This is a predicted structure of a 494-nucleotide part of an RNA (large-subunit ribosomal RNA, domain I) from an Alphaproteobacteria bacterium. The coordinates come from a structure-prediction model, not an experiment, and the mean pLDDT is 81. Rfam family: Bacterial large subunit ribosomal RNA. RNAcentral holds the full RNA, with entries from ENA.
Context: one part of a larger RNA
RNA sequence: GGCACAUGACGGAUGCCUUGGUUCAAGGAGGCGAUGAAGGACGUGAUACGCUGCGAUAAGCUAAGGGGAGGUGCGAAUAACCUUUGAUCCUUAGAUUUCCGAAUGGGGUAACCCACCGGUUUACCGGUACGUGCAGCUGAAUACAUAGGCUGCUCGAGCGAACGUAGGGAAGUGAAACAUCUCAGUACCUACAGGAAAAGACAUCAACAGAGAUUCCCCUAGUAGUGGCGAGCGAACGGGGAGCAGGCCAGUGAUUCUCAAGUUAAAAGCAGAACUGUUUGGAAAAGCAGACCAUAGUGGGUGAUAGUCCCGUAUGCGGUGAUUAAUUUGAGAAUACUUGAGUAGAGCCGGGCACGUGAAACCCGGUUUGAAUAUGGGGGGACCAUCCUCCAAGCCUAAAUACUACCUUGAGACCGAUAGUGAACUAGUACCGUGAGGGAAAGGUGAAAAGCACCCCGAAAGGGGGAUGAAAUAGAUCCUGAAAUCAUGUGCCU
Numbered sequence: 001g002g003c004a005c006a007u008g009a010c011g012g013a014u015g016c017c018u019u020g021g022u023u024c025a026a027g028g029a030g031g032c033g034a035u036g037a038a039g040g041a042c043g044u045g046a047u048a049c050g051c052u053g054c055g056a057u058a059a060g061c062u063a064a065g066g067g068g069a070g071g072u073g074c075g076a077a078u079a080a081c082c083u084u085u086g087a088u089c090c091u092u093a094g095a096u097u098u099c100c101g102a103a104u105g106g107g108g109u110a111a112c113c114c115a116c117c118g119g120u121u122u123a124c125c126g127g128u129a130c131g132u133g134c135a136g137c138u139g140a141a142u143a144c145a146u147a148g149g150c151u152g153c154u155c156g157a158g159c160g161a162a163c164g165u166a167g168g169g170a171a172g173u174g175a176a177a178c179a180u181c182u183c184a185g186u187a188c189c190u191a192c193a194g195g196a197a198a199a200g201a202c203a204u205c206a207a208c209a210g211a212g213a214u215u216c217c218c219c220u221a222g223u224a225g226u227g228g229c230g231a232g233c234g235a236a237c238g239g240g241g242a243g244c245a246g247g248c249c250a251g252u253g254a255u256u257c258u259c260a261a262g263u264u265a266a267a268a269g270c271a272g273a274a275c276u277g278u279u280u281g282g283a284a285a286a287g288c289a290g291a292c293c294a295u296a297g298u299g300g301g302u303g304a305u306a307g308u309c310c311c312g313u314a315u316g317c318g319g320u321g322a323u324u325a326a327u328u329u330g331a332g333a334a335u336a337c338u339u340g341a342g343u344a345g346a347g348c349c350g351g352g353c354a355c356g357u358g359a360a361a362c363c364c365g366g367u368u369u370g371a372a373u374a375u376g377g378g379g380g381g382a383c384c385a386u387c388c389u390c391c392a393a394g395c396c397u398a399a400a401u402a403c404u405a406c407c408u409u410g411a412g413a414c415c416g417a418u419a420g421u422g423a424a425c426u427a428g429u430a431c432c433g434u435g436a437g438g439g440a441a442a443g444g445u446g447a448a449a450a451g452c453a454c455c456c457c458g459a460a461a462g463g464g465g466g467a468u469g470a471a472a473u474a475g476a477u478c479c480u481g482a483a484a485u486c487a488u489g490u491g492c493c494u
Base pairs, nucleotide, nucleotide: 001493002492003491004490005489006488007487008486009485015479016444017443020415021414022412023411024410025409026408027407028406029404030403031159032158039100040099041098042055043054044053046078047077049075050074051073061094062093063092064091065090066089070082071081072080105114106113107112115128116127117126118125119124130156131155133153134152135151136150137149138148163194164192165191166190167189168188174181178228204211205210215242216241217240218239219238225233226232246396247395248394249340254335255334256333257332258331259330260329261328262327263326264325265324266323269317270316271315275290276289277288278287279286291308292307293297299311300310301309345369346368347367348366349365350364351363352362355381376391377390378389379388380387431438432437451478454465455464456463457462
């Protein structure tokens, strides 16, 4: 030095576990905001770093209800206190609620600086942004007036995951290149709204028979078409379903809102059956033996696997004042304002329709024009006739449909710590970046801390005894403890 075996060290795979995720289902809710939101800054505890809560009344104050023995949130303890004169805790309602932030007295480099007016008097309180609408007072050039100014009241603003409507609107790509075309009216930007939105009560389809608003689904059908007739794009009629609802334009009506009364639902919460003995064991829920309950044998916990130990579960009950929601009835208010003309149609140019200008109807826009008036007008895919059908240029309208930031309940041939959310832990934290932004790692002693009193070595760390414990090779990154790697011992070989 090599090989083998043994024992350890290092390391943290694997197994087991789950506080956390994830995907759905059902129900709720679908908004919050000048009565100052969302989101923050700074404070706030006996000690106080982070989280949580709260706001100078600051882990809290008041009231009502519930509840009934402990409590002063968590990491995490000690002190000092509170509490059957009912605390802590839970529900509901109220009070307080610094500063920034739409931020709104002016300014500003957010959480800061500087005012004025009134009340009050060291303190403190209220008001003072902009715009809409209404009302009032004023008031120019300029006589009446108007513009303008001021005051009061009212509403608006800002935020929010997806879903929605509208205004704008790409490119990578495909066409095996590429220009029409496609991707796609997608992504993205913007405005605005609602719990849904939009659409909607035939100037619609159909075909000589008829249907009867809109929306969504399944067919029709990858059909008819369209298309450098390439790549591709791609209906409708009709049928079957979901759901159905019609109204209004001066009114016995519709829509929206407010008020009053009634009904229903929504809080914390309460009761809630039935098992013992013995064996093994550290521990019984296990084995054995004999019982019991069940409208309850979903589930979780308890020193191993419990229907009958605990929490619960089935079931039953409580509460209804206030508030909220739904609904019914009644009363009141507001809104819409007469059958639709610069409209229909036409020329030119674009856009939308499955339809790329085509034989291109139909719808929308720009521009130039421009009717008829029910004895009328539109449509039936160029156009004309016949026939059929409908009545534009006004308005409203539930449901079936889309979505889930949020709340409740439940489920999974979903994950189980390199997985599952980025995040099971002080996680959008630490850290990186001027910034937009990027973005981790990190779970497990034990049933219970019983977390090793005391002695010895040592400066300490650490170790040896000893004690606890079923176990300490469970001793604090402590369950299990693989491999790579390192060491010691023994044997063999060189």